[in-house]
Context: one part of a larger RNA
Molecule: small-subunit ribosomal RNA, 5' domain
Organism: uncultured bacterium
RNA sequence: GAUGAACGCUAGCGGCAGGCCUAAUACAUGCAAGUCGAACGGUUGGUAGCAAUACUGAUAGUGGCGCACGGGUGCGUAACGCGUAACCAACCUACCCGAAUCUGGGGGAUAGCCCGCCGAAAGGCGGAUUAAUACCGCAUAAAACUGCAGUCUGGCAUCAGAUAACAGUUAAAGAUUUAUUGGAUUCGGAUGGGGUUGCGUGCCAUUAGCUAGUUGGCGGGGUAACGGCCCACCAAGGCGACGAUGGCUAGGGGAGCUGAGAGGCUGGUCCCCCACACGGGCACUGAGAUACGGGCCCGACUCCUACGGGAGGCAGCAGUAGGGAAUAUUGGGCAAUGGACGAGAGUCUGACCCAGCCAUGCCGCGUGCAGGAUGAAGGCUUUCUGAGUCGUAAACUGCUUUUGCCAGGGAAGAAAAAAGGGCGUGCGCGCUCUACUGACGGUACCUGGUGAAUAAGCACCGGCUAACUCCGUGCCAGCAGCCGCGGUAAUACGGAGGGUGCAAGCGUUGUCC
Numbered sequence: 001g002a003u004g005a006a007c008g009c010u011a012g013c014g015g016c017a018g019g020c021c022u023a024a025u026a027c028a029u030g031c032a033a034g035u036c037g038a039a040c041g042g043u044u045g046g047u048a049g050c051a052a053u054a055c056u057g058a059u060a061g062u063g064g065c066g067c068a069c070g071g072g073u074g075c076g077u078a079a080c081g082c083g084u085a086a087c088c089a090a091c092c093u094a095c096c097c098g099a100a101u102c103u104g105g106g107g108g109a110u111a112g113c114c115c116g117c118c119g120a121a122a123g124g125c126g127g128a129u130u131a132a133u134a135c136c137g138c139a140u141a142a143a144a145c146u147g148c149a150g151u152c153u154g155g156c157a158u159c160a161g162a163u164a165a166c167a168g169u170u171a172a173a174g175a176u177u178u179a180u181u182g183g184a185u186u187c188g189g190a191u192g193g194g195g196u197u198g199c200g201u202g203c204c205a206u207u208a209g210c211u212a213g214u215u216g217g218c219g220g221g222g223u224a225a226c227g228g229c230c231c232a233c234c235a236a237g238g239c240g241a242c243g244a245u246g247g248c249u250a251g252g253g254g255a256g257c258u259g260a261g262a263g264g265c266u267g268g269u270c271c272c273c274c275a276c277a278c279g280g281g282c283a284c285u286g287a288g289a290u291a292c293g294g295g296c297c298c299g300a301c302u303c304c305u306a307c308g309g310g311a312g313g314c315a316g317c318a319g320u321a322g323g324g325a326a327u328a329u330u331g332g333g334c335a336a337u338g339g340a341c342g343a344g345a346g347u348c349u350g351a352c353c354c355a356g357c358c359a360u361g362c363c364g365c366g367u368g369c370a371g372g373a374u375g376a377a378g379g380c381u382u383u384c385u386g387a388g389u390c391g392u393a394a395a396c397u398g399c400u401u402u403u404g405c406c407a408g409g410g411a412a413g414a415a416a417a418a419a420g421g422g423c424g425u426g427c428g429c430g431c432u433c434u435a436c437u438g439a440c441g442g443u444a445c446c447u448g449g450u451g452a453a454u455a456a457g458c459a460c461c462g463g464c465u466a467a468c469u470c471c472g473u474g475c476c477a478g479c480a481g482c483c484g485c486g487g488u489a490a491u492a493c494g495g496a497g498g499g500u501g502c503a504a505g506c507g508u509u510g511u512c513c
Base pairs, nucleotide, nucleotide: 001512002511003510005509006508007507008506009505012365013364014363015362016361017360018358019357020323025321026320027319029318030317031316034065035064036063039062040061042059043058044057045056046055047054048053072276073275074274081201082200083199084198085197086196087195088194091193092192096189097188098187099186100185101184102183103182104138106136107135114127115126116125117124118123144169145168146167147166150163151162152161153160154159174181175180176179202248203247204246209239210238211237214236215235216234217233219231220230221229251273252272253271254270255266256265257264258263278299279298280297281296282295301312302311303310304309329355331354332353333352337351338349339348340347341346368399369398370397371396378390379389380388381387382386404450405449406448407447408446409445413440419434420433421432422431423430424429457502458501459500460499461498462483463482464481468497469496470495471494472493478485479484
């Protein structure tokens, strides 16, 4: 100098930031991922009407998209995990953008609803019946895929690209307001990912040898894709003092602290990457997961039970217990930004934006200013009836009003989307006008009123190191970072007066340079 700090004493205000470093311990309760009726059949409500019907709303279920993002934590990991630089002629990419072609004609079910049954519950079973953008055939078929020839061009190898003959295989879905939107296949782009490699990446040699899928090959399986990734066979290799193997420790980086620098230390908040989601394992779905608030199995734990059987996972936001020197509200709002779904209105969003608590830190402001000497009283000191000092300090006079309190006014953050009007346009759409929308918050800020009014402490004073005397104590009581003080005049202990340094803080302790 620095700190995610803690402790002691003290404490007026504001702005900005930060806030479980320990038990990746266990969790009561609420909330944190839904949305679409412009995909579908049903159920049900409202308005108008005698009714038919029209308009409008809600929704359990099927279906679609999302739930792989966002948010948390740092257990594991010394590794292509991360950083940096490259490569993939060995790869994938939903939604989005550009381009090309197509969207023909059928079928059988199943949730729901109804009936019945089993179960304490969680839940399950049977029968009948029904729809779709759910599911399944058929047609059509290429620049897609598979097989097999030819020609040309290019490359670091396997090869890649172009052209092109033949044969085979493969698709679709509708909705409505009739103009759109959706569906299928293909090529390209964008974005995101996957893989490989060079270099860098903690400590211990009181760890010196390690290795059988081990190292390579041939053939296959598997994958989006290369590969012992996996398998059969064959060979006997591969790594290592340029530190293998083993052990311990640890998420990595951008960065942060310190330092003249070189370097040393750190990785909290913010951003990027990785890993994990009660412990371990496994796959399914899907463009994408081996999936925090999905599933299955084993285990530990907790809860319910009619004892037959079931339910659960806060390292999301709050909150509780425990641990600890120690770390906050079971708050408000979707107004803004961003996200999911939706044609949109909109719904959801503990992301986020705000508010609350804490001097935890940084920054700023204030606790008044000027005059005022009978140098008052009082304290302390003294060479003691004289002085010195606190000290212009107080009283007193004048002034100011930051801040506080009271009152009045009062924001920016919010201009869009949608709707309506106008203009341009063949449509899509674009431009423009009008209007709506604020959690924070009657907050910030401004103005007026009031009255010096509401506001100073902490540590130190032997040397280092700025600051000195008196009293008490008498190697006692005690101090102490180092040197060292204290045994009868202690500037070093305790108190007082005075002083010094910082100041809403000041000291102490821990840690780093």